Small-subunit ribosomal RNA, 5' domain from an uncultured bacterium, 494 nucleotides, folded computationally.

Context: one part of a larger RNA
RNA sequence: GGAUGAACGCUGGCGGCGUGCCUAAUACAUGCAAGUCGGACGGAUGUAGCAAUACAUUAGUGGCGAACGGGUGAGUAACACGUAGGUGACCUGCCCUAAAGAGGGGAAUACCACUUCGAAAGGAGUGACAAAACCGCAUAAACUUAUAGAAAUCAGAAAGCUAUAAGGAAAAGAGCGAUCUACUUAGGAGGGGCCUGCGGCCCAUCAGCUAGUUGGUAGAGGUAACGGCCUACCAAGGCGAAGACGGGUAGGGGACCUGAGAGGGUGAUCCCCCACAAUGGAACUGAAACACGGUCCAUACACCUGCGGGUGGCAGCAGUAGGGAAUAUUGCUUAAUGGGCGAAAGCCUGAACUAGCAACGCCGCGUGUGCGAAGAAGGCCUUCGGGUCGUAAAGCACUUUUUGAGAGGAUGAGGAAGGACGGUACUCUCAGAAUAAGUCUCGGCUAACUACGUGCCAGCAGCCGCGGUAACACGUAGGAGGCAAACGUUAUCC
Numbered sequence: 001g002g003a004u005g006a007a008c009g010c011u012g013g014c015g016g017c018g019u020g021c022c023u024a025a026u027a028c029a030u031g032c033a034a035g036u037c038g039g040a041c042g043g044a045u046g047u048a049g050c051a052a053u054a055c056a057u058u059a060g061u062g063g064c065g066a067a068c069g070g071g072u073g074a075g076u077a078a079c080a081c082g083u084a085g086g087u088g089a090c091c092u093g094c095c096c097u098a099a100a101g102a103g104g105g106g107a108a109u110a111c112c113a114c115u116u117c118g119a120a121a122g123g124a125g126u127g128a129c130a131a132a133a134c135c136g137c138a139u140a141a142a143c144u145u146a147u148a149g150a151a152a153u154c155a156g157a158a159a160g161c162u163a164u165a166a167g168g169a170a171a172a173g174a175g176c177g178a179u180c181u182a183c184u185u186a187g188g189a190g191g192g193g194c195c196u197g198c199g200g201c202c203c204a205u206c207a208g209c210u211a212g213u214u215g216g217u218a219g220a221g222g223u224a225a226c227g228g229c230c231u232a233c234c235a236a237g238g239c240g241a242a243g244a245c246g247g248g249u250a251g252g253g254g255a256c257c258u259g260a261g262a263g264g265g266u267g268a269u270c271c272c273c274c275a276c277a278a279u280g281g282a283a284c285u286g287a288a289a290c291a292c293g294g295u296c297c298a299u300a301c302a303c304c305u306g307c308g309g310g311u312g313g314c315a316g317c318a319g320u321a322g323g324g325a326a327u328a329u330u331g332c333u334u335a336a337u338g339g340g341c342g343a344a345a346g347c348c349u350g351a352a353c354u355a356g357c358a359a360c361g362c363c364g365c366g367u368g369u370g371c372g373a374a375g376a377a378g379g380c381c382u383u384c385g386g387g388u389c390g391u392a393a394a395g396c397a398c399u400u401u402u403u404g405a406g407a408g409g410a411u412g413a414g415g416a417a418g419g420a421c422g423g424u425a426c427u428c429u430c431a432g433a434a435u436a437a438g439u440c441u442c443g444g445c446u447a448a449c450u451a452c453g454u455g456c457c458a459g460c461a462g463c464c465g466c467g468g469u470a471a472c473a474c475g476u477a478g479g480a481g482g483c484a485a486a487c488g489u490u491a492u493c494c
Base pairs, nucleotide, nucleotide: 001494002493003492004491006490007489008488009487013365014364015363016362017361018360019358020357021323026321027320028319030318031317032316035064036063037062040061041060043058044057045056046055047054048053071276072275073274081199082198083197084196085195086194087193090192091191092190095188096187097186099185100184101183103137105135106134112127113126114125115124116123117122143167144166145165146164147163148162149161172181173180174179201248202247203246208239209238210237213236214235215234216233217232218231219230221229251273252272253271254270255266256265257264258263278299279298280297281296282295301312302311303310304309329355331354333352337351338349339348340347341346368398369397370396371395378389379388380387381386403431404430405429406428407427408426412421438483439482440481441480442479443464444463445462449478450477451476452475453474459466460465
């Protein structure tokens, strides 16, 4: 000098765009943050009607979603990440593509009714009844598995091809209909799992470490899949000064800061990946979880209780307490963008868009402009002549960015309408210099000096150093210098 998610002191007019718990991964009151589908299903309730029926609502069954989106960085020195590859060892809902299929049956159950236990949370029994819920049967080109065959690639081969055998599917709904949506089987796209080379912290005052450990065989184990992943048996291996093992620290990268570069430092906001969801463990469902707003168990904490037993998890958005030098509103809207569900209308969405607070940062604008005295008053200094503040003020003439008032008034919305922001931005008219300057420094480094007070005191200070009676260094005043809606200090990095 540059930089900061900054803080502190003093000061403070406006706008645009950003940013805002770095500490206690501490504890959380309250509200909201994941629902949707009646065009899957049987009921129930309501409205209209004499009725048939139509319409509306939805507790339950069922489907899809809830594994995304959002948060945090505790753990992790690891194939976690980055990069380059491999998968002849794999999976894939929704989406796209092409083709084939969708025949015929069965048994239940929730809601409901009745009985019943419990303070509650929540159950238990009996009886009916529905489906795209569940379970057999039929069909099987492609598909899967097994066996056989030929030819090739390869380090080797289990991929692929051909043949044979065996195996395994399905669901309907809407519409007058055309048809649309959904279902079963296949291929792809996108996504993911697994494996490998290389790369990136500190300590040797950590030197030896290792028993599923290292390899093999078998597998009737397990997985979507290879594998000591697991089990049995056999062998005794495997790693290590090119740093094993141990300890400390730490999420990684794109990037960001600095620097001419090489390098050094950092990992907030935004994007990608990983990990976590009070703490520890476990599985269930599912295409995908070992699952933040799911389940079960244990622990700690908190709450309710009729003492028998129950309930909860803000590292989602706001907000509260606590901690701290320190970090915001219990706002508006689904209008746009995106997501979930739905045939659609639409519903949901603290994602998102917006408004509020904060000079926290960057950028821009303003606080007037011109004329105006050998120069008012006043302050300060003085050699008492004067000098200086100083064209500064006053005064005269203007201007209106900004400010205030009034009027009009968007783009963003595409198709008739529909805009949270918002009567906002912006435009026009009027008023009137009106509403707007501080802060740090002035011994040298370092731009800027005098007076008074103080008297090694009070104090200053980044370094050198000032202060003990003439202090340009302390305090005040006048003046001056720097930067400016900021200025200075502290902390940290280069």

It matches the Rfam family "Bacterial small subunit ribosomal RNA". The RNAcentral record of the full RNA draws on SILVA. The coordinates come from a structure-prediction model, not an experiment, and the mean pLDDT is 83.